A computed fold for a 72-nucleotide RNA from a soil metagenome, annotated as transfer RNA. RNAcentral holds the sequence, with entries from MGnify. It matches the Rfam family "tRNA". Rfam links the family to the GO term triplet codon-amino acid adaptor activity. About the family: Transfer RNA (tRNA) molecules are approximately 80 nucleotides in length. The coordinates come from a structure-prediction model, not an experiment, and the mean pLDDT is 82.
RNA sequence: CCAGGGGUAGUUCGAUCGGCAGAACAACUGACUGUCCCUCGGAAGAUGCCGGUUCGAGUCCGGCCCCCUGGG
Numbered sequence: 001c002c003a004g005g006g007g008u009a010g011u012u013c014g015a016u017c018g019g020c021a022g023a024a025c026a027a028c029u030g031a032c033u034g035u036c037c038c039u040c041g042g043a044a045g046a047u048g049c050c051g052g053u054u055c056g057a058g059u060c061c062g063g064c065c066c067c068c069u070g071g072g
Base pairs, nucleotide, nucleotide: 001071002070003069004068005067006066007065010025011024012023013022019055028042029041030040031039048064049063050062051061052060
């Protein structure tokens, strides 16, 4: 430099043909317990950045950044 794949919550992953962004674990909090653990409940928490298309974008289009794989 070229090609392919990827970037969503603290972590690992979902989200149908474009139509209310979810789960598990972690952390926090409440119940339980003499305390902790376990178990059960609750709340909080995210679409890499900038534009475009659209009534509507995590999803489509362009540019940029970062990660992985292959080629040179």